A computed fold for a 1481-nucleotide RNA from a metagenome, annotated as small-subunit ribosomal RNA. RNAcentral holds the sequence, with entries from SILVA.
RNA sequence: AGAGUUUGAUCCUGGCUCAGAAUGAACGUUGGCGGCGUGGAUUAGGCAUGCAAGUCGAGCGGAACCAGCAAUGGUUUAGCGGCGAAAGGGAGAGGAACGCGUGGAUACCUACCCCCAGACCUGGGAUAGCCACUAGAAAUGGUGGGUAAUACCAGAUAAUGUCUCCGGACCAAAGGUGUGAUUCCGUCCGGGGAGGGGUCCGCGACCUAUUAGCUAGUCGGCGGGGUAAUGGCCCACCAAGGCAAAGAUGGGUACUGGGUGUGAGAGCACGACCCAGCUCACUGGGACUGAGACACUGCCCAGACACCUACGGGUGGCUGCAGUCGAGAAUCUUCGGCAAUGGACGCAAGUCUGACCGAGCGACGCCGCGAGCGGGAUGAAGGCCUUCGGGUUGUAAACCGCUGUCGGAGGGGAUGAAUGGCGUGAGGGUAAUCUCUCACGUUUGACAGAUCCUAGGAGGAAGUACGGGCUAAGUUCGUGCCAGCAGCCGCGGUAAGACGAACCGUACGAACGUUAUUCGGAAUUACUGGGCUUAAAGGGUGCGUAGGCUGUGCAGAAAGUUGGGUGUGAAAUCCCUUAGCUUAACUGAGGAACUGCGCCCAAAACUGCUGCGCUAGAGGAAGACAGGGGUAAGCGGAACUUACGGUGGAGCGGUGAAAUGUGUUGAUAUCGUAAGGAACACCGGUGGCGAAAGCGGCUUACUGGGUCUUUUCUGACGCUGAGGCACGAAAGCUAGGGGAGCAAACGGGAUUAGAUACCCCGGUAGUCCUAGCUGUAAACGAUGAGCACUUGAUCGAAGGGGUUCCCAUGCCCUUUUGGUCGUAGCGAAAGUGUUAAGUGCUCCGCCUGGGGAGUAUGGCCGCAAGGCUGAAACUCAAAGGAAUUGACGGGGGCUCACACAAGCGGUGGAGGAUGUGGCUUAAUUCGAGGCUACGCGAAGAACCUUAUCCUAGUCUUGACAUGCACGGAUUAACUCUAUGAAAGUAGAGCCACAGCUUUCGGGCUGGAGCGUGCACAGGUGCUGCAUGGCUGUCGUCAGCUCGUGUCGUGAGAUGUCGGGUUAAGUCCCUUAACGAGCGAAACCCUUGUUCCUAGUUGCCAGCGAGUAAUGUCGGGGACUCUAGGGAGACCGCCGGUGUUAAACCGGAGGAAGGUGGGGAUGACGUCAAGUCCUCAUGGCCUUUAUGACUAGGGCUGCACACGUCCUACAAUGGCGCGAACAAAGGGACGCAAGCUCGCGAGAGUAAGCAAAUCCCAAAAAACGCGCCUUAGUUCGGAUUGCAGGCUGCAACUCGCCUGCAUGAAGCCGGAAUCGCUAGUAAUCGCGGGUCAGCAUACCGCGGUGAAUGUGUUCCUGAGCCUUGUACACACCGCCCGUCAAGCCACGAGAGUGGGGGGCGUCCGAAGUCGCUGUCGAAACCCGCAAGGGGUCAAAGCGCCUAAGACGAACUCCGCGAUUGGGACUAAGUCGUAACAAGGUA
Repeated sequence: AGAGUUUGAUCCUGGCUCAGAAUGAACGUUGGCGGCGUGGAUUAGGCAUGCAAGUCGAGCGGAACCAGCAAUGGUUUAGCGGCGAAAGGGAGAGGAACGCGUGGAUACCUACCCCCAGACCUGGGAUAGCCACUAGAAAUGGUGGGUAAUACCAGAUAAUGUCUCCGGACCAAAGGUGUGAUUCCGUCCGGGGAGGGGUCCGCGACCUAUUAGCUAGUCGGCGGGGUAAUGGCCCACCAAGGCAAAGAUGGGUACUGGGUGUGAGAGCACGACCCAGCUCACUGGGACUGAGACACUGCCCAGACACCUACGGGUGGCUGCAGUCGAGAAUCUUCGGCAAUGGACGCAAGUCUGACCGAGCGACGCCGCGAGCGGGAUGAAGGCCUUCGGGUUGUAAACCGCUGUCGGAGGGGAUGAAUGGCGUGAGGGUAAUCUCUCACGUUUGACAGAUCCUAGGAGGAAGUACGGGCUAAGUUCGUGCCAGCAGCCGCGGUAAGACGAACCGUACGAACGUUAUUCGGAAUUACUGGGCUUAAAGGGUGCGUAGGCUGUGCAGAAAGUUGGGUGUGAAAUCCCUUAGCUUAACUGAGGAACUGCGCCCAAAACUGCUGCGCUAGAGGAAGACAGGGGUAAGCGGAACUUACGGUGGAGCGGUGAAAUGUGUUGAUAUCGUAAGGAACACCGGUGGCGAAAGCGGCUUACUGGGUCUUUUCUGACGCUGAGGCACGAAAGCUAGGGGAGCAAACGGGAUUAGAUACCCCGGUAGUCCUAGCUGUAAACGAUGAGCACUUGAUCGAAGGGGUUCCCAUGCCCUUUUGGUCGUAGCGAAAGUGUUAAGUGCUCCGCCUGGGGAGUAUGGCCGCAAGGCUGAAACUCAAAGGAAUUGACGGGGGCUCACACAAGCGGUGGAGGAUGUGGCUUAAUUCGAGGCUACGCGAAGAACCUUAUCCUAGUCUUGACAUGCACGGAUUAACUCUAUGAAAGUAGAGCCACAGCUUUCGGGCUGGAGCGUGCACAGGUGCUGCAUGGCUGUCGUCAGCUCGUGUCGUGAGAUGUCGGGUUAAGUCCCUUAACGAGCGAAACCCUUGUUCCUAGUUGCCAGCGAGUAAUGUCGGGGACUCUAGGGAGACCGCCGGUGUUAAACCGGAGGAAGGUGGGGAUGACGUCAAGUCCUCAUGGCCUUUAUGACUAGGGCUGCACACGUCCUACAAUGGCGCGAACAAAGGGACGCAAGCUCGCGAGAGUAAGCAAAUCCCAAAAAACGCGCCUUAGUUCGGAUUGCAGGCUGCAACUCGCCUGCAUGAAGCCGGAAUCGCUAGUAAUCGCGGGUCAGCAUACCGCGGUGAAUGUGUUCCUGAGCCUUGUACACACCGCCCGUCAAGCCACGAGAGUGGGGGGCGUCCGAAGUCGCUGUCGAAACCCGCAAGGGGUCAAAGCGCCUAAGACGAACUCCGCGAUUGGGACUAAGUCGUAACAAGGUA
């Protein structure tokens, strides 16, 4: 510091997601040790049990026990009394508040502590405990008797205290210890201090306006009461205030701060542990005591809950430490000790202390340590991969040698301990029972244990996540849109680096991942630091309130501001420097910082304030000017419709075409007259005016604004503008008029599958006027207002000035205003550009991903329609802007093609052939499917072919290939036998070859072959969507690209566009392009002319010979021809056109003329086009079968449909007879002359020919003559019967041919559709391949031989340029809405259940206060006493008041039959609204 994700690609906008850090965490897997921290975040839910506040006998009396003979001493302590219990500890419910923070203020209080000054006198009466009686289950009491005090009371003394009318009045105490007290410990009065607290104030700090008004003790005053103290804190009276848009009141949420997390910072989020403050203690209320409380482990009352109970009544409060239940994803031991630190009490010893110190549990966090070190290659085994060679795991292991951290065992052990008490000694205070300092001795460890020593042995100690990109790290197998993964993009449909496993690797490591949350990245709320023409976003426009901002000179004061000083900003934390634990975490010390607030001094530039001025802003005045600016009234002509009248006589009108409509009752058309309403042609214009909406005939009246000139006046009077007010197109609403034309709704006619539309005929609201309402528009320049500055050019509009001798409509300058083009700049680009979207300032409005949604709800407005304000749940990873390249368009332009048109002939109808579909079948093998499948693979299925086609029978190393091992000798081959349909199976006979050697008997070895076995063969099995190769098609269309340069942020563009021209991106010209490549062309073959050469098998003019005849023969090379090589054609020549070009048109010459004709040749690419069944090949499958062999059948099956052909329907014909003219081919398992036989197919025999020699071989149409005469025929030939022929092992299924006989449909073919532009179509025959045989098919060959067109409107296809696009799988695209189905959240809803805070009425506990106080009572007074007084006090009454009850409203949250729209969900229905002119923009 960035990255991924919208697109075919690009730039931008914009959201989503990731990488980082963090946590009081939780979960999963795993888990050696230690240190330091930390641990109930949820139910402020309920709690069993134990402990958490006591202490003092040196305040008091007693009781019990111990010692003692006793006096007495000691121990314990229930009670009275003192101090404490208001601290410490816990929690964060409530609270938006002077509660907290910070800085100030004072009308106040303060026990214990410190300092100073003074005092401590004399008396009195009670009461607990105790004893007796007594109530009760208990808790707890009641009555009587009697007792003490540092308990209580009275008196005295009385100022330095308090009150005061300044005369005066009032106020205290306690003793203890001790032999012994002015002296020690206490007590009282007063003053001061320290620390603590109370109260008040300035400032700071959450969300919400869908909460806008709140308030009656309310704001203030006077007088009282109350308090420690100010104050409506409370009361009586007076008065009418107080708060609020700088957000009152209400609602929601929340303890606050120091700080913590993150971040570069500014910020944002948080408030665990620690510290400070506040608040709370089962819930609510209340006071008492006290220095202090309205009191966590005190009291009273009410309530809920729980427990005990003898049912009468009582008791309790873990948000103290442990612990338990519940709820929860989730949070520990019912531990040890007062040794340390601190606290309470005490003279002290000491007691108490769940504060605290420690230990335990939890990887919850941070930090540290360990799990060994060295050597060790045959690179072992095993695993995984493999191209089978090897690679990797990997020096890793084994093995050898060493070491001893941590842990475990045993033993020692520094330190945390300092004090205090006592004793002794010394010293200072005054003698003391007091006290300080020092030294020595003695005493104190719950817990932890550094570190050291000993023995032992590599022994006890590694996992987790990830490996498609982001993001470091990949291979194999399994799976097959399944199982699954996933943070985002996305993986998985048979070759998954993304799922699962293995191996390997990467990261971190006693941890690693996941989830949740916060900050960051996010400049994605923008103060630092964003935007608003088109991406989200300028209010429809103006006026104007508050507010914000505001020209210039001088003077003053000093609020802001700046500088200096000073006080404060607790500690901890953070940072720096150091120090202590072996290091670190952790901890100590010092410093800095704490950006803040207060006070003092100073300055006076700037802002604000006050005063006096100025004129450049603003406004006024005078003179002139332009204008559809506004309002009202009046007037006008054209057109239209209607009415009346005239002429006229059949249609008019309307459309793509029609119809509805209208017309002989006279329309339309035309003329005249009249009426009515609305709108104002020409002028008229990117011309004018207005704030916008908007404004257009003419005249008049009233009226608003603007511009120019003069520089005459005022003297900052200005700009913007939240709320507010006004204006505000069209449509709409209310009331009353008006109504010609037009025209929603509606009716009819068409169109259509439908047509609630587009088109047509009608037609009502409305459109018009008056008075009101509505308040919205793509109210747009999609661009808020104002001011200033920043190169220009040009065209208008309204003024002013200058110029020239005069005039000018000329030229120049200037102000305002409306446009166009463009510099810099800006911008994502398009664009904008002095009328800014440039550069600055001021103010206002608005935006923050898409959808849901401008919806719901609430409020306000409106007569209504509706408007303004305006969410959320849920859902997606995009939505979007500009531009680019393509593709597409029922967009445009140019151009081409048998594309159409013009023609000729066909197909579609018939019969047949053939292929396909379908059907059938045991099987009808497979493939090909618009053009580009269908006489296609197949250049030829009777068997063979032929296949996982079917039925049946067989073989298993195999029908075919290679290798290895073994076997046996003969096997194989050959001959034969049995069986069988054959294959096969079983058996018999016979017998080899080569080399070496030989005793010639033979032996050994080897190759081939055989058998057995192992490797393997085999597969026309699957996948053409894993592939190679080959092929089709667009298309023989003219295109497709590259290098360098240039332009653009970029994708890309340019070149390749434009003007011409061409069959052509062919060529020329222009040109930020210049060149080049693949295509086109040319080169190649063939054909057309000619020349040269050559002359057999071809040819024969001339010469000769011969025949019935024939180049038959001798000869010849002239000709034809053959086959080699040349020539020829290039827009070369002429004329014209064109740009002097390229080229085109015409002509000459020429066999041929503009590519002469034909062929071969097929760019980048498209169709996942076709082919795994030509071949090759990955993967998968099969292996006594999906391989191999055999027989028979099938591929030929037939209600039907389609394609391609053949033959016809006839006279341009058929038949018969006669008689001509080709080319190109083939031939030895062949072609076959001739002769004989047969009607014929053919048979027999047989010459010639490996062929320019012989044969096939007859060419046919044509031509001549004759017959037929329009008919289902002398057309047509299907079908069938009989008899034959040929091939072949074999023609039944299932071949071809011949003869005789038979003689079907068919009389030119509906919609539709195909081919062809010249030697072409049409027509005629010939040959070949395949092949034993079989050709209407295919491939070739020649004969005869036309018609039409010279155009591009339309159909189809194609090329280039341009335009639009929401398409890019690219129009066979994209995409909208209803309905139907599932699911999700939300709104409405008769109602229903609950919560909250207020209000009103009633009732009213405890308690303070007030009044009363008759019953009762020891202290004081009077009195001898009785008694009285005073005082206290029960009870009573009153105010207030918690809880409770009732009532009417408000508000929030659930549930709710039904209902509404919305989101989402591969393949549902209906249409086709949008995107192209989207077919009606």